Bacterial RNase P class A from a Candidatus Villigracilaceae bacterium, 426 nucleotides, folded computationally. Lineage of the source: Bacteria > Bacillati > Chloroflexota > Anaerolineae > Candidatus Villigracilaceae. Its Rfam family is "Bacterial RNase P class A". Rfam describes the family as follows. Ribonuclease P (RNase P) is a ubiquitous endoribonuclease, found in archaea, bacteria and eukarya as well as chloroplasts and mitochondria. By type it is a ribozyme. Its mean pLDDT, the model's own confidence on a scale to 100, is 76. It is recorded under the gene name rnpB.
RNA sequence: CAGGCCGGACGGGCAGUCGCGGCUUGUCGAAAGAUGAGUCGAGGAAAGUCCGCACUCCAUUGGGCACGGCGCCGGGGAAAUCCCGGGACGGAGCAAUCUGUCGGAUAGGGCCACAGAAAAUGACGGCCAGAAAGGCGCUGGCCGCACGGCGGCUCGAUUACGAGCCACGGGCGAAAACCGCCUACCUGGUCACGGUGAAAAGGUGGUGCAAGAGACCACCGGCGCUGUCAGCAAUGACAGCGGCCGGGCAACCCCCGCCGGGAGCAAGGUCAAGCAGGGAUGACGGAGCCGCCCGCUCCAUUCGAGUCCCGGGUAGACUGCAUAGAUAGAUGAUUGCCCAGGCGGGCGGGGCAGGGACGGCGCCCCUCGGGGUGUAAACCUGCGCAGCUCGCCGGACAGAAUGCGGCUUACAGACCGGCCUGGGGU
Numbered sequence: 001c002a003g004g005c006c007g008g009a010c011g012g013g014c015a016g017u018c019g020c021g022g023c024u025u026g027u028c029g030a031a032a033g034a035u036g037a038g039u040c041g042a043g044g045a046a047a048g049u050c051c052g053c054a055c056u057c058c059a060u061u062g063g064g065c066a067c068g069g070c071g072c073c074g075g076g077g078a079a080a081u082c083c084c085g086g087g088a089c090g091g092a093g094c095a096a097u098c099u100g101u102c103g104g105a106u107a108g109g110g111c112c113a114c115a116g117a118a119a120a121u122g123a124c125g126g127c128c129a130g131a132a133a134g135g136c137g138c139u140g141g142c143c144g145c146a147c148g149g150c151g152g153c154u155c156g157a158u159u160a161c162g163a164g165c166c167a168c169g170g171g172c173g174a175a176a177a178c179c180g181c182c183u184a185c186c187u188g189g190u191c192a193c194g195g196u197g198a199a200a201a202g203g204u205g206g207u208g209c210a211a212g213a214g215a216c217c218a219c220c221g222g223c224g225c226u227g228u229c230a231g232c233a234a235u236g237a238c239a240g241c242g243g244c245c246g247g248g249c250a251a252c253c254c255c256c257g258c259c260g261g262g263a264g265c266a267a268g269g270u271c272a273a274g275c276a277g278g279g280a281u282g283a284c285g286g287a288g289c290c291g292c293c294c295g296c297u298c299c300a301u302u303c304g305a306g307u308c309c310c311g312g313g314u315a316g317a318c319u320g321c322a323u324a325g326a327u328a329g330a331u332g333a334u335u336g337c338c339c340a341g342g343c344g345g346g347c348g349g350g351g352c353a354g355g356g357a358c359g360g361c362g363c364c365c366c367u368c369g370g371g372g373u374g375u376a377a378a379c380c381u382g383c384g385c386a387g388c389u390c391g392c393c394g395g396a397c398a399g400a401a402u403g404c405g406g407c408u409u410a411c412a413g414a415c416c417g418g419c420c421u422g423g424g425g426u
Stems, first nucleotide, its partner, number of pairs: 001422008010413001012338007020041009043397001047408002050406005055264004067260005072086005087102006103255002108253002110249003124194002126190005133183005143173003147169002151166006202220006221245002223242008268319004277310005285299005339395001341393007351383005360375006
């Protein structure tokens, strides 16, 4: 310098003008309101409403069932499907680092696509044994008898011999049985080999067997048990023992442990028009004389006008409610300057390149003509790092509605610290 990883913190500033909401206050106004001043006025996520609380009302003796959630260990926290650190088993990256899963599959049930014989009582091909059928072997396989030798093995003797068995060699017999091979079928054994699959019944080598197989043995791997050591623990390391060798899925049911009552600020509380209801009182109502007031008369009057009171309570108001606050919801727009940042232009100390330099200077050789080698400035031109300067562009995601703690999701740009990889210089 380039690329990357982790953590933290930010996510425009100032001023002018025009606006918006709350509160306090001045003036005008009977009031409604108008107008001026002061002051306060979104976020890291205010979002999604996923989790946990506070708060409120309802329900609730206790226990169980059902349903739902959580599930390695330690710490933090009011709690949490939260945070920090650690563990085991995986995955990505060269690395820094990031990331998935987490009780039980030997309590039980269920499921495991396609392919494959079989997905957990594994037999399709192949291999092996048995039974039975057909064919071939006929120049004699197999079988029987005796014989042969420098064959082999075992046993008994111990100078080289005998016996038995096996293999070999030719001879004789035996005429379709036996034996061997082939073909198709049946019964059984087997998983070493083949093929399928994401996954195939521990792996390699040997012994063994009719063929095989942890059936047995050695080593390796896993599991379990025991012990020692390290760790608070999960767990890890080491040693010994046991052939124990058991596929996966619990985000299918289930089992074990722990936790969980419901609804939510439109919760809830206070005040309270109108209408309806209850109580008290009892004509103030309507018509006429009479256009109006008083007065009078009549009607209405227990199926009761009007007034007062009562409880519940609707509309509504206040509260709940906050150093923004509320109501379907204010916190904005614009101009100038600045701050990050991007693009383009100009200048550009140092630096680099070319010229200056077929020349000069130093050293060496020399036939004094020259040859070899080393080295450098002013100045000119170009490139252009830092820096200076001019112009243009330029700031995302989003937005409170009872409050708080988390998680998740969205986000232009840019800062600080630590680390990794690669390249270059000293």